[in-house]
The RNA shown here (transfer RNA) has 71 nucleotides and comes from Candidatus Beckwithbacteria bacterium CG10_big_fil_rev_8_21_14_0_10_34_10. NCBI's taxonomy places the organism under Bacteria, Bacteria candidate phyla, Candidatus Beckwithiibacteriota. It matches the Rfam family "tRNA". About the family: Transfer RNA (tRNA) molecules are approximately 80 nucleotides in length. It is annotated as a transfer RNA. The coordinates come from a structure-prediction model, not an experiment, and the mean pLDDT is 82. It was read from a public genome assembly.
C1' cells in the first nucleotide's frame, strides 16, 4: 500500500430494512435458620459522521480501533 472480516448493556453472543433479545453480571424481593442454589422482578446497549428510505443495528460512502491474507 491492496484485499477480506469484526465493533450491539459491565462481560460473552444473537439479531441481514419495521417494538433490540439471550446468557452472565448488578439492585430488590420470595423459598432456606444462614450461606449456596433456585424462582420472580427491575437496571443497563447498536464505535463516530454523512447518504438512501415512510422507516437503518441491518443497505451505501468516509473515519477510528482490532484481527487475517497478500505485496
Nucleotide at each position: 500500500c491492496g484485499g477480506g472480516g469484526a465493533a450491539u448493556g459491565g462481560u460473552c453472543c444473537a439479531g441481514u430494512g419495521g417494538u433490540a433479545g439471550g446468557a452472565u453480571g448488578c439492585g430488590c424481593g420470595g423459598c432456606u435458620g444462614g450461606g449456596g442454589g433456585u424462582c420472580g422482578u427491575g437496571c443497563g446497549g447498536c464505535g463516530g459522521g454523512a447518504g438512501u428510505u415512510c422507516a437503518a443495528u441491518u443497505c451505501u460512502c468516509c473515519c477510528u480501533u482490532c484481527c487475517c491474507c497478500g505485496a